[in-house]
About this RNA:
A computed fold for a 414-nucleotide RNA from Tsuneonella suprasediminis, annotated as Bacterial RNase P class A. Its Rfam family is "Bacterial RNase P class A". Rfam classes the family as a ribozyme. Its mean pLDDT, the model's own confidence on a scale to 100, is 77.
This record gives sequence, structure tokens and C1' cells, in this order.
RNA sequence: UCAGGGGGCCGGGCAGCCGCGUGCGGGGCAACCCGUGUCGAGGAAAGUCCGGGCUCCACGAAGCAAGGGUGGCGGGUAACGCCCGCCCGGCGCAAGCCGAGGGAAAGUGCCACAGAGAGUAUACCGCCGAUGGAGGGAAACCUCACAGGCAAGGGUGAAAGGGUGCGGUAAAGGCGCACCGGGGCGCUGGUGACAGGGCCCGCAUGGCAAACCCCACCCGGAGCAAGGCCGAAUAGGGGCGGCGCGCCUUCGCGAAAGCGGGGCAGGUCUGUUUCGGACCCGACCGCCCGGGUUGGCUGCUUGAGCGUACGGAGCAAUCCGUCGCCCAGAUGAAUGGCUGCCACUGCCGAUACGGUCCGGCAUGUUCGGAUACCGUCGGCGGUACAGAACCCGGCUUACAGGCCCCCUGACACC
Repeated sequence: UCAGGGGGCCGGGCAGCCGCGUGCGGGGCAACCCGUGUCGAGGAAAGUCCGGGCUCCACGAAGCAAGGGUGGCGGGUAACGCCCGCCCGGCGCAAGCCGAGGGAAAGUGCCACAGAGAGUAUACCGCCGAUGGAGGGAAACCUCACAGGCAAGGGUGAAAGGGUGCGGUAAAGGCGCACCGGGGCGCUGGUGACAGGGCCCGCAUGGCAAACCCCACCCGGAGCAAGGCCGAAUAGGGGCGGCGCGCCUUCGCGAAAGCGGGGCAGGUCUGUUUCGGACCCGACCGCCCGGGUUGGCUGCUUGAGCGUACGGAGCAAUCCGUCGCCCAGAUGAAUGGCUGCCACUGCCGAUACGGUCCGGCAUGUUCGGAUACCGUCGGCGGUACAGAACCCGGCUUACAGGCCCCCUGACACC
């Protein structure tokens, strides 16, 4: 200097005038008015994809089922599908990046087309023909390639039943050997995922689970339009259907019928079972028609809060302590408009003042020329993505332009 990788930050500033919301103070019956504030959108406020706090509901507890989620190991966290570190695999020269990372011998299923053959597989092109067969030959041997043997070579394919090499064979083949790969046993290191070494075994056993499935772990539902209070108003409205209505009683009332109480059984409340609880011709379930309220207050911002602060533990994520700070609470929904200067940036123009380039020479703070570029001057424009609505922790997506830190590779110079 160029190329690449990881992380962090800004994304307009200053001033004036007018105009908003809100805290506090004052005035006013109220609407509202005055003063004052060191208050007033984000890194994503977005998507609504995860996890919670909080609120209410489901009659409660336990188990099972259904449904859903996660998927290497360890740690962090309120928790997570998030974050950190490590392991393994893949990509990359590297810094680094990616991984829907448990199981294919529990079962089912798929592998199109091509190809001979795609998982108890196979012979298209081919190789051999030792042995048997046919022919020639005196014989050795030669020819044929029929029987027979082969799957090493070629082809097809994403993938062809371990790979490379040597030996052996008629030609071949783990047939034998060496190494790699695979399996079994155990040793060492590590919390662990795993890693390394050793011994034994020639060892057929593909891929896909981001296919159904199996395994391990986790999970109630709805949501601030949750919920609570006040005010106001109406019709504590009407209809249909499903589904159980029985037994006993020496108790109370009663002339009796009967009513009440108690007990048993049955039923309803949850997908199901057990235990408990509540209720019972209305418990419960389902459907249809109709009426009232749409106002105000609250929830509502002090939090798993923030801090370029300090100390400690930890590789880190993060945690602990000290100190400091209070940073919107609107409710059709506020922070805007105008002006000036500055910053950054795009385009156009000017100049030759400096840099830069060319030429000359007396080689100099020198002379002349050029204007593509940088600085300078002027004009016209632009300044990204995008707005809280109960609140947090994440992930994902969008972002003009600019700055900073660390790391890797290449080249050159010292």
C1' cells in the first nucleotide's frame, strides 16, 4: 500500500423566534391562564419469532395420554429456541465462518432418470480359458472361445458393497502383506463431549430421520383491548334441545298428603384414571332472538433499571460490593415550523495561491507552462433506516454516509 476477518460507536451540531406534552408551584367553579425544569422516542421503537414479570381464568392434587418445543459437552441467566467457553464435522492459505450436531441392528418408507445392477443387488463393454471340449501338429506348442471362472479395468450415476500400494493367480478377489479405514478389549489425560496410545480381528452389512418414527429433557390458557374502581342506563329478558332421578330413615313439623334434615346410590364440573371438594329438572352442555353500557379514574412507569465510574472472582458470558443517577407516560394519541451559521457529502463553475505534472537553466524561498486530481473560493442540492403506548431479556430484518480498535494474508522499503 492492497485484499480479507472480528468487534465497537456516531448517524447531524449551535443559536434565536414561535408552537406542543408533562413534573412542580400559583390563580380559577370549570374550561383554562401564569411561572419554572438539569424532563420529553430507538438501535432497531419494526417483525410478533422466542422467554419472562404482572393480571385474570380453568375446582384442586397426582399420574397417564394427546399436542407442541429443544437436541454435542460444560457454564451463565428470572428464563429461553438466547449468550459464553470447549469438543467434533465441513469450508477457507489464514484470521475466521457455518452446522435442524442423539438414534439407521425397534419398525415402516424413499433413492427419480441413467445403468447389467441401488441393499438377502449385478454382468453392458470386457479379462481368463489353467482343468474339460473342438481343430492343427511328430512333439513342444498354437488356434477357437463352447463348458467354465472373474468383478480388478472401462462405462452409467449423487452414490456401485472399504481405499492406496506390493505380492500372488489362468484371469481375479482381503486371497496374503503394509499403511489408512472399520470392529472388539482395555490404558492414559479431561468434570464432560472427546483426544492420544496399545493389543487382537481380514473385517459384506450404502445414503436419507430438515422422511414418519424411537430416545432424552422441557411445556396449563388468555392477555393491559389483562384486570380493578366510580358513574350512568336497561329487559336480574325470551325461546329450543340434550342429559339422571331413585331408595332408606328409630330425626323435626303436620290429622294426612307432604316439607325439611340425615344417609346410600346416581349424575355434573377436565381427554382419561385415582383421591379430595362443590353442586343437583337445572348442576352442566349446545343453539337462536333481543336489550343496556362504548364516560371517567386507575393499572402507567423505581425497574431481573442505568452508569465511557471504582474494586474483587472468572478464559469469557456474567456475578458480588461501593459510589453516583432518575432518563416520556400520551389516550385519535405530544417533541414541530421558520431563520442564520457550522459539519459531512454529491454535482457544476472559477482561479492558478499552495500541492501535483511538464519544460528550461545560473539547481534556486529560480523562470515559464498545464489544470485531470487534492487543498482554496462560489453556486445549486442532499444528510440513512425509521416513531414509545404495561414493562423487560433475546433473536431476525432495514440502514445514505462516516469514525475507532484488534487480527490474518500478499507485496515493497528501512
The model forms 95% of the base pairs in the Rfam consensus.